[in-house]
RNA sequence: AACCUAGAGAGUAUGAUCCCGGCUCAGGAUGAACGCUAGCGGCGCGCCUAACACAUGCAAGUCGUGCGCGAAAGGCCUCGCAAGGGGCUGAGUAGAGCGGCGAACGGGUGAGUAACGCGUGGCUAAUCUGCCCCCUCGCCGGGGAUAACGGCUCGAAAGGGCCGCUAAUACCUGAUGGUGCUGGGAGGUCGGGAGACCUUCCAGCUAAAGGCCCCCUAAAAAGGGCCGUGAGGGGAGGAGGCCGCGUCCUAUCAGCUAGUUGGUGGGGUAAUGGCCCACCAAGGCGAUGACGGGUAGCCGGGCUGAGAGGCUGUCCGGCCACAUGGGGACUGAGACACGGCCCCGACUCCUACGGGAGGCAGCAGUGGGGAAUCUUGGGCAAUGGGCGCAAGCCUGACCCAGCCACGCCGCGUGCGGGACGAAGCCCUUCGGGGUGUAAACCGCUUUUCUGGGGGACGAAUAAGGCGCGGAGGGAAUGCCGCGUCGAUGACGGUACCCCAGGAAUAAGCCACGGCUAACUACGUGCCAGCAGCCGCGGUAAGACGUAGGUGGCGAGCGUUACCCGGAUUCACUGGGCGUAAAGGGCGCGUAGGCGGUUUGGCAAGUCGUCUGUGAAAGCCCCCGGCUCAACCGGGGGAGGUCGGACGAAACUGCUAGGCUCGAGGACGGCAGAGGAAGGUGGAACGACCGGAGUAGCGGUGAAAUGCGUAGAUACCGGUCGGUAUCCCGAUGGCGAAGGCAACCUUCUGGGUCGUUCCUGACGCUGAGGCGCGAAAGCGUGGGGAGCAAACCGGAUUAGAUACCCGGGUAGUCCACGCCCUAAACGAUGCGCACUAGGUCUUUGGGGUUACCUGGGGGCCGAAGCCAACGCGUUAAGUGCGCCGCCUGGGGAGUACGGCCGCAAGGCUGAAACUCAAAGGAAUUGACGGGGGCCCGCACAAGCGGUGGAGCAUGUGGUUUAAUUCGAUGCAACGCGAAGAACCUUACCCGGGCUUGACAUACAGGUGAUAGGUGUGGAAACACACCCUCUCUGGAAUUUUAUUUCAGAGCACCUGAACAGGUGCUGCAUGGCUGUCGUCAGCUCGUGUCGUGAGAUGUUGGGUUAAGUCCCGCAACGAGCGCAACCCUCAUCCUUAGUUGCCAUCAUUGAGUUGGGCACUCUAAGGAAACUGCCUCGGUUAACGGGGAGGAAGGUGGGGAUGACGUCAAGUCAUCAUGGCCUUUAUGCCCAGGGCUACACACGUGCUACAAUGGGCGGUACAAAGGGUUGCAAUACCGCGAGGUGGAGCUAAUCCCAAAAAGCCGCUCUCAGUUCAGAUUGGAGUCUGCAACUCGACUCCAUGAAGGCGGAAUCGCUAGUAAUCGCGGAUCAGCAUGCCGCGGUGAAUACGUUCCCGGGCCUUGUACACACCGCCCGUCACACCACGAAAGCCUGCUGUACCCGAAGCUGGUGAGCUAACCUCGAGCAAUCGGGGAGGCAGCCAUUUAAGGUAUGGCCGGUGAUUGGGGUGAAGUCGUAACAAGGUAGCCGUAGGGGAACCUGCGGCUGGAUCACCUCCUUU
Repeated sequence: AACCUAGAGAGUAUGAUCCCGGCUCAGGAUGAACGCUAGCGGCGCGCCUAACACAUGCAAGUCGUGCGCGAAAGGCCUCGCAAGGGGCUGAGUAGAGCGGCGAACGGGUGAGUAACGCGUGGCUAAUCUGCCCCCUCGCCGGGGAUAACGGCUCGAAAGGGCCGCUAAUACCUGAUGGUGCUGGGAGGUCGGGAGACCUUCCAGCUAAAGGCCCCCUAAAAAGGGCCGUGAGGGGAGGAGGCCGCGUCCUAUCAGCUAGUUGGUGGGGUAAUGGCCCACCAAGGCGAUGACGGGUAGCCGGGCUGAGAGGCUGUCCGGCCACAUGGGGACUGAGACACGGCCCCGACUCCUACGGGAGGCAGCAGUGGGGAAUCUUGGGCAAUGGGCGCAAGCCUGACCCAGCCACGCCGCGUGCGGGACGAAGCCCUUCGGGGUGUAAACCGCUUUUCUGGGGGACGAAUAAGGCGCGGAGGGAAUGCCGCGUCGAUGACGGUACCCCAGGAAUAAGCCACGGCUAACUACGUGCCAGCAGCCGCGGUAAGACGUAGGUGGCGAGCGUUACCCGGAUUCACUGGGCGUAAAGGGCGCGUAGGCGGUUUGGCAAGUCGUCUGUGAAAGCCCCCGGCUCAACCGGGGGAGGUCGGACGAAACUGCUAGGCUCGAGGACGGCAGAGGAAGGUGGAACGACCGGAGUAGCGGUGAAAUGCGUAGAUACCGGUCGGUAUCCCGAUGGCGAAGGCAACCUUCUGGGUCGUUCCUGACGCUGAGGCGCGAAAGCGUGGGGAGCAAACCGGAUUAGAUACCCGGGUAGUCCACGCCCUAAACGAUGCGCACUAGGUCUUUGGGGUUACCUGGGGGCCGAAGCCAACGCGUUAAGUGCGCCGCCUGGGGAGUACGGCCGCAAGGCUGAAACUCAAAGGAAUUGACGGGGGCCCGCACAAGCGGUGGAGCAUGUGGUUUAAUUCGAUGCAACGCGAAGAACCUUACCCGGGCUUGACAUACAGGUGAUAGGUGUGGAAACACACCCUCUCUGGAAUUUUAUUUCAGAGCACCUGAACAGGUGCUGCAUGGCUGUCGUCAGCUCGUGUCGUGAGAUGUUGGGUUAAGUCCCGCAACGAGCGCAACCCUCAUCCUUAGUUGCCAUCAUUGAGUUGGGCACUCUAAGGAAACUGCCUCGGUUAACGGGGAGGAAGGUGGGGAUGACGUCAAGUCAUCAUGGCCUUUAUGCCCAGGGCUACACACGUGCUACAAUGGGCGGUACAAAGGGUUGCAAUACCGCGAGGUGGAGCUAAUCCCAAAAAGCCGCUCUCAGUUCAGAUUGGAGUCUGCAACUCGACUCCAUGAAGGCGGAAUCGCUAGUAAUCGCGGAUCAGCAUGCCGCGGUGAAUACGUUCCCGGGCCUUGUACACACCGCCCGUCACACCACGAAAGCCUGCUGUACCCGAAGCUGGUGAGCUAACCUCGAGCAAUCGGGGAGGCAGCCAUUUAAGGUAUGGCCGGUGAUUGGGGUGAAGUCGUAACAAGGUAGCCGUAGGGGAACCUGCGGCUGGAUCACCUCCUUU
């Protein structure tokens, strides 16, 4: 000093919000694997799968100081002619054997095991312990075998058999017997006891082994030393046994148990014990989870986490278990034994077929499995182990090396300078920007690398030699200490150091839409692909692919898998259950949990102090060693729900005793549809009988079926039957819930109030359990009036298995027995306490004006709570106690199993698979076959049309070489087009051009081109010919003029930039426009309210055309809209008076002229209208009704003016413009054709169908416009279109120009006409280069359809509709269209129920691309997982029986048998007999495996079958969401293609209207 110290969130739902809630991500970690990549080193790690099978080598031996044997090759010598023999040596070596110790350690693995297996703490007075240490005492005598070996023999082998010899620290026996053991006696100490220990006595039993060295000696013995050995005591370390506590999932495993539980006696063991056995008893375990099933070695620790916790157990360490599957024992101190044995099984190998052999989960290695995990390496140098006195031997333990980026750590791939910045590449608005000081280039350095040189630590208190010293003993050594000498290294010539060389040898991977750090281009075009979640991709993709750039990490980087975290998302710390998932349908009550007040005691819980333990490693801190770090060393700290001792006594507990406030009781009242049984009524209904009576009744939206002339319905009387109980009646009462309603009687439960008294905590809750439990349903027997599933008819409908109607059976009712479920709801468990009130009601008590106090039932509200809604003394507030329940949606309350049921079914209750949600409350909209209020030619009331005809025009369609393109509900369709014969023109065919018809600029060249003419041609164009450049300045030549030079301009040719495109995208855009809609709305600032979306303001009461205004108001103001300001029309005034006007005067054919400017008019300015005035209503207001005045009233008529926004509305073909495409063509020019087609369909119009009309004649009155490329008068010609001609007019002057309807008169007389005018023939006119395709007009002739128009549909509210004509733009010409102008000039509006559109408020919503929305189920198709299923097949396991190996134990043991005893023989050696003991064999118990039979459980598979899930555009319907068009939903029952329908009971989580009650406010 290390214990204080530690906590981040995000994406995804929704139009938006808050909440609930799941999914997903960012972090850390790994024994990893895979992909791409890879320079070096250090330290670690490395079969997680087949405890699958294994070739080969190695992994446990050692001791000659226990013992007996004992070679060979080779060498030397020798014998022998040789073959060969012998000796010495090799060597007492190699070798095996007897014997000892070790082999039970070390090493491996994790199969089994849910267990005293492990962890932790204890106990063992119930135990053992080789080797090691200390202490005590010993080690005497005798004996018989046996292996090796030799011989014979069997066998292929592995291996045996028989005979013979031999040793020991092998074996046996005797002695000694302290001690020990067994049995018995006495005394003492300890202990709660069982019992232990000590002393003592008696009886019995039991020991031993030698070897080496030294000294001495002739050699020994004796003696000494060392090693070994026997007995006993103690120690250390190790092991066995027992106990407390802890140790996974499953109750869809609930009961388990026969040695089972205990006892007695025995056996067995080192030792307790049913461990085993006999007998006796009948116990033992279990909801605090027995028994069963599944899974798993456990721990120190590791990972993660703020922690609590969760997950995990690789490496290292401790324990356990296992060693091919299974069983068994033997030996031993220790084993039921990995590299031992026996047996059974499976497998492999050898075999001569008779038999044998084997066990890598030791190290390496092989095959196999697998996504995946290494060398058949070196060494015993170090550490450790075995054996040995030692030297030493053995040691795949170990130490090292090898392989692998598998992990952690470290180093490098260079450093400095170097441009307003090379090239390349990328982007670009073409200016530039980026890569980027990056590179090149210059200078420097040398870790690494290469070459060369040097070169360790680990190794010394090993061992051993020598010397010195030392306690004790001794003659000395051994032993101990010190000094000195001193061998030994696998790694490895490695680490490290030095020299030389030279930037030299060394960078990748992933990402760049959000989360999340990093952006552009191109390619692609819902394709290819990406994706952790949300989601990207359908022609401008920052999301795919590539490139450039950028970000991140870096010898690595990503991906996958798995764990923890985030996830307070199982909530102990630290959650919930009214509506989100979640209160049991209700009660009684068992276990359990919890428990008022007071006193004493105890000390289990609790608290304190001390102490033991919590191994090492790890973690944390400090110090130290490798250059640092990783890694390692030393020290310390930390770590338990643990054990012990002592103490405290408040709280909990236990115990003893009190108390009365909790609880209960006694007594006296009270209310009630509380329950059960029996009895008695009246009303209604139906049937039957009788009467009376006639043609209908009944039923519905309307009908029909049905009933009725055989007499119904309606009416009266009577009889019978079953059901339900009008009024009272309530918002009321009672009950635990379900539920309970006429009246009377009996029996009976509960509640509550009052008063005192009594008991004395007797209480609360309540898992299991027991009981009750609407409706439907079931069984048996009754009953059956009405109603009514099913069923049968009738309607409705596209259909109608429904809604409506007529019938109608179960059932509904009763008795008894089942069922046990509901939206069984307050969607709110029970109990107690505490926390403002107000009001209504019911039932007690007190008090009698007020009022007080209990028990219930409602509403509104305080604090508080809540996501909000809401709750609020009847809590959803604040607490306590106990129970039940929840953990994303779907699958599914399904399957399987179990229990219950007669059945229907109920209770319990999953998984696979699938989705990125599902959900609650509230908000803003939108919508409703919801409600309220209100507008609009919206309907209604009217007038005229369209739809029918012909024609015109546009469109669709069709056709075509082309019929160019666009516009497509309203809001495309007489629209773009306010003028398609050519042109236009974009289309088609054909002929031509290529820097181009047009723009800018460059380089080179030329001096032309233009113009004219000619030829070809349809033209464009091509070719040819003729002719000639312009300007400025200078110079030359003789002025003009010519030539030449320079510059500028122009034109052409060539080239290269570029032009051009009505080619595509209006879903890339600007601009412009349509539409809702001239609708009255749309917003903002500040404030306030709300967690928030948002609300308020903007709602409300009035009022308006209007969010117009007034009043009120947590709002106060403001903006865009409305209105007004602008234009025009209507009245008047002023000014002005020509081209306009003419009252007065004069004049004319004529305002023609003079004159005049009063009037009209013109056009400039002004006035006027504001609900200003009166009256009434209204809130004293806004405003409204009426009135006066006024040319005009209450915005006077009309126009211009179009809020925030909506429709990806329209337009790339007006224009502009991004991107794409095209470039001798998708550009440009020309000729011809087409846009004018035509069987049809639609829109918009024109003209008509006639007499309110047609024709003819006469006659009157406008406004607004246009006119010089023009309008054109008078006049003349023509029937006419028109022609000739040209006055006048740049226009209040002239012209177009006649207005027409009208008015007057004549005619026609109801007819396809004197209506209508299409069509066609003929003849013309005009414009134009040109009227064939394809113009307009005129005349003559022709004279079609059409007699007022089906369903349906349009316009218009006043100078409007209708009707009549006039003008203009475009335009050479062409108008039924369009834009304007005036003339004549109506009808009707009760009213807002309905259709359409719209505004405001409100309500419901499952809608929000917003009802053209959403959405359900069957069917069909594809795919996926699951259930059932005749069966079939594994695995695990139970029971009964059969058989039964090896082995242990027991019995037997006539066979075999050295030691000891005994008898006999023999001198002895020894032999023979008997006994004891032992063995084989046999018998028995037990038992592995096996077999037979029969169960249980898990799993696989299975024709077929069942539902479920998923899947851009399938079929049928429309169930739900709005009152969803029959309110919906729950339970149940029946029915039906399907959603569903119907019956019965229940719920509101039903809209709407009315009423009642209550509440709030006044």
Molecule: small-subunit ribosomal RNA
Organism: Bipolaricaulia bacterium (SeqCode)